[in-house]
RNA sequence: GUCCGCGUGGCGCAAUGGCAGCGCGUUGCUUUCCGGUGGCAAAGGUUGCGAGUUCGAAUCUCGUCGUGGUCG
Numbered sequence: 001g002u003c004c005g006c007g008u009g010g011c012g013c014a015a016u017g018g019c020a021g022c023g024c025g026u027u028g029c030u031u032u033c034c035g036g037u038g039g040c041a042a043a044g045g046u047u048g049c050g051a052g053u054u055c056g057a058a059u060c061u062c063g064u065c066g067u068g069g070u071c072g
Stems, first nucleotide, its partner, number of pairs: 001071001003069005010024004018055001026042005048064005
């Protein structure tokens, strides 16, 4: 350099073009003599970046960056 895949809260992953959600973690309250477990609640996301299509884009298209694989 070629082709293919991936990029979404701190981590791991979902999401028919139609309110971005789940688990773990974190914080607070509760429970306990304390801790853990259990229960309740909250915070945390420019969906890598930039454009395009569309009434509407995490999703489709183009470019770009990063990363993994493949061929040379």